[in-house]
Overview: Transfer RNA from an uncultured Planctomycetota bacterium, 90 nucleotides, folded computationally. Rfam family: tRNA. By type it is a transfer RNA. Model confidence (mean pLDDT): 81 of 100.
This record gives sequence, structure tokens and C1' cells, in this order.
RNA sequence: GGAGAGGUGGCAGAGUGGUCGAAUGCGCGGGUUUGCUAAACCCGUGAGCUCGUAAGGGUUCCGCAGGUUCAAAUCCUGUCCUCUCCGCCA
Repeated sequence: GGAGAGGUGGCAGAGUGGUCGAAUGCGCGGGUUUGCUAAACCCGUGAGCUCGUAAGGGUUCCGCAGGUUCAAAUCCUGUCCUCUCCGCCA
């Protein structure tokens, strides 16, 4: 340099243009159970900004920047990074 695959919450990972800020597992928090642990089961659990005393609400965010569309994690363009294979130089 060429071809291909990929980048999604704390981690892994799924995701037909609309029911998605997002399944599931792990982790974490709380609880049930237990004499006490573990296990099991139940509930909850991303971040920024903003309103609010609080509870809670609003809004933006799927590597980054644009575009298409009524609507984008999903389609298109550019770019950065990772992996696999091939090639070139040393």
C1' cells in the first nucleotide's frame, strides 16, 4: 500500500430505519433466605448538562465530524483507531 471484519453502558456482547439510551450475561448496590457466610431468588444499576431542598423531571450522547430521512446505533461520505489476510521496503 491492497482486501476484509470491527469500534455500543464498569466489562463482555446482541441489536429489521420507528416499540432503543439500548437485550442478555458478568460486575456493582439493596433485599429475601441462613445461626453466619456462600449459593439461589427478587428489585435496582451508563454519562454530561440543566431544573428542583429532595423525591424526581427535561435534554444531549452508540470512536470522531458531516449528510440522507418525518424519524439513524442501524443507511451514505470523510476521518481516527483495532484485528485478520495479502503485498512492498529494510